Large-subunit ribosomal RNA, domain II from a Pseudomonadota bacterium, 677 nucleotides, folded computationally. Its Rfam family is "Bacterial large subunit ribosomal RNA". Its family is annotated with ribosome and structural constituent of ribosome in the Gene Ontology. Model confidence (mean pLDDT): 86 of 100.
[in-house]
Context: one part of a larger RNA
């Protein structure tokens, strides 16, 4: 991993609802008893229970009663049949759909492992060091002390046995559920060790590591309470048909759980009340706008006040300072409004519509983690595939076509069949179904096929303005002068460091000078003018398409690819392709309809309905079967499905069909259990 078998809403009682049956103002027995062939049954048994009257706390009264002063009002009643069995839905109590704890408690079993203790034994090669004490000698008045011997102390030294386990490697389905190898530490001691004994789980023992107490000890193991509990996880077994959610609100030691409501379903009732549109009538303060209020903020004016300065020091003058109120102008606001929509909402009427519409009562649920997208806000950084609301859609629970791929985007809602047709989004060069379609423009960047501020004689279109055959614009030829080196400043300042002024003259024209240049001059040049040439030349604004700005990690890699100058972009047009959409043909089911007919049939949680099959039981078939049952196996049969026949083979003794009943009733998943491969 696979195969086979086993494997999960049961049973009892009580309550409640539905269906059905009995009896009915009644219904029913319980324990127990009687009779009886097993037994479902049968006959007694009326104690009890439910109903038949309620209201009140109660006394109590009674179709009423309670409250109350009330012959007011109000509350609950008076109108509506029950009761018992059976079946099913649901609830409660029980293990209550199944498996699953970590734990808690009780009674026992353990110190043959290990911890500590008690008793009694055993063991420690060899070598080294050389304490005290003692002896002798020296020294001394005598000691002390010194020297030499002797001696043999020590949680002393080196190192086997023995004990330990610091390092590394190997080993890691091992030799081994802790080892091997090479090194390492202790090795007369708080040493190691044999045997016997002691301490027990709310405990023991512990040179404390929460260590150890028989290979997992923050509380051993075994059995029991016990099917502990598990708001958690997983699993929960045949089929078809109808409908079909929610991820919200309130409350919750509540937030991944619940309860009630909302939304779904089924039954009964009501019968267009729903919804859409139109008209009419309403409430409202959003978007926008505005500045009349409340505030904010800007400029100017005017003018209190303040600051600075002056000053005969009296409150006087002044001010290119600050600045309230006021005026003018132009602004801003969720918590501003003189105003004020569109939508939406409420109501009335009409029309359309007959939808599994709406509403009421009752049975059964599930849901309380939602997600993204568009639009309107908030929080955030006008970040987030962010968070939180509103609103709509989709996914959730939705398949199909498109977007290369892609829950949520675009198109479109799959009853079944068909080798027919038309379309949607999106497409029509190839991949790849359909145009290398038509017309007019644009783009030259592979822009298309990623990106901003900003930058630029890219290029198309439009508007406006200036100059121009009295010759513009560009080029070329020539001039570009005089007072004057303007004045000042300065070492110098002569058009050209800087400051001031910026005139006059000659002129076709020429600045008290546009730039380069010099120490300063000089020199070059420009403005400006003439000539030549010959017809357009400049400026600004709006706009289409392009350019730059443009750096990332495996590999082109920012069109899905090939490739494309259209097969790109814009506008206009015709045709075609394209889905489970629509049509056509055949078929099925459901709802509706007086008849023709009409409508519907995606679906998770979930509600409702109808069935298939398995085992057993009763009755029937005076069923089938060694002339071959069940089972197994092969086959092109039947049914909408679960499934059901038939024939052959195998097999060798039981089995079916109809109706009804009862369940240990259906397996693919539970790291399921057992067996096998």
């Nucleotide at each position: 991993u696979c195969c086979g078998g086993c494997g999960a809403g049961u049973u009892a009682c009580u309550c409640u609802g539905u269906g059905u049956c009995g009896c009915c103002a009644g219904g029913u027995u319980a324990a127990g008893g009687g009779a009886g062939u097993c037994a479902c049954a049968c006959c007694c048994g009326u104690a009890g229970c439910c109903g038949g009257a309620g209201c009140g706390a109660a006394a109590g009264c009674g179709a009423g009663u309670c409250u109350g002063a009330a012959c007011a009002g109000g509350g609950c009643g008076u109108u509506c049949a029950g009761u018992g069995g059976c079946a099913c839905g649901g609830a409660g109590u029980a293990g209550a759909c199944a498996c699953g704890a970590a734990a808690c408690c009780g009674g026992g079993u353990g110190a043959g492992c290990u911890a500590c203790c008690c008793a009694u034994g055993g063991c420690c090669a060899g070598g080294g060091u050389g304490a005290a004490g003692c002896g002798a000698g020296g020294c001394u008045a005598a000691u002390c002390c010194c020297u030499c011997g002797u001696g043999g102390a020590g949680g002393c030294c080196c190192g086997a046995a023995c004990c330990c386990a610091c390092u590394a490697a190997u080993g890691u389905u091992g030799c081994a559920a802790a080892a091997u190898u090479a090194g390492g530490g202790g090795a007369u001691g708080a040493g190691c060790u044999g045997u016997g004994g002691g301490u027990a789980g709310g405990g023991g023992u512990g040179a404390u590591a929460u260590g150890c107490c028989u290979a997992a000890c923050g509380a051993a193991c075994c059995c029991g309470g016990a099917g502990a509990u598990a708001g958690c996880u997983u699993g929960u077994u045949c089929u078809c048909c109808c409908c079909g959610a929610a991820a919200u609100a309130g409350c919750u030691u509540u937030a991944g759980g619940g309860c009630u409501a909302g939304c779904c379903u089924c039954g009964c009732g009501u019968g267009u009340u729903c919804a859409g549109u139109a008209a009419c009538g309403g409430a409202g303060g959003u978007a926008g706008a505005g500045c009349a209020c409340u505030g904010g903020a800007u400029u100017g004016g005017c003018u209190a006040g303040g600051g600075g300065g002056c000053u005969u020091a009296c409150u006087g003058c002044u001010u290119a300072c600050c600045a309230a109120a006021c005026c003018a102008a132009a602004c801003c606001a969720a918590a501003c409004u003189c105003c004020g929509a569109a939508u939406g909402c409420c109501g009335u009427u009409a029309c359309u519509c007959c939808a599994c519409a709406g509403c009421g009562c009752g049975g059964g649920a599930g849901u309380c983690g939602g997600a993204c997208u568009g639009c309107g806000a908030a929080u955030g950084a006008u970040g987030a595939g962010a968070u939180c609301c509103g609103u709509a859609g989709u996914c959730g629970a939705g398949a199909g076509g498109g977007a290369a791929a892609c829950a949520a985007c675009c198109c479109a809602g799959a009853c079944c069949g068909c080798c027919g047709g038309c379309u949607a989004a999106g497409g029509c060069c190839c991949u790849c179904a359909a145009g290398u379609c038509u017309g007019u423009g644009c783009u030259a960047a592979g822009u298309g096929g990623g990106a901003a501020a900003c930058g630029a004689u890219g290029u198309g279109g439009g508007a406006u303005u200036g100059c121009u055959u009295a010759g513009a614009c560009a080029g070329c030829c020539a001039g570009g002068a005089g007072g004057u080196u303007g004045g000042c400043u300065c070492a110098g300042a002569a058009g050209c460091a800087g400051c001031c002024a910026u005139c006059c003259u000659u002129u076709a024209a020429a600045g008290a000078g546009u730039g380069c240049g010099u120490a300063a001059c000089a020199g070059c040049u420009c403005a400006c003018u003439g000539g030549u040439c010959a017809a357009g030349c400049g400026g600004u604004c709006c706009u289409g398409c392009g350019c730059g700005g443009a750096a990332a990690a495996u590999g082109u890699a920012a069109c899905g690819g090939g490739g494309c100058u259209a097969a790109g972009c814009a506008c206009a047009g015709c045709g075609c392709c394209g889905a489970a959409g629509c049509c056509a043909c055949g078929g099925a089911a459901c709802c509706u309809u007086g008849c023709g007919g009409g409508g519907u049939u995606g679906g998770u949680a979930g509600g409702g309905g109808a069935g298939c099959g398995u085992u057993c039981u009763g009755c029937a078939c005076a069923g089938c079967a060694g002339u071959g049952a069940a089972g197994c196996u092969c086959g092109a049969c039947c049914g909408u499905a679960a499934g059901g026949a038939c024939g052959g083979g195998u097999g060798g003794a039981g089995c079916g069909u109809g109706c009804a009943g009862a369940a240990g009733u259906g397996a693919g998943a539970a790291u399921g259990c057992c067996g096998g491969a």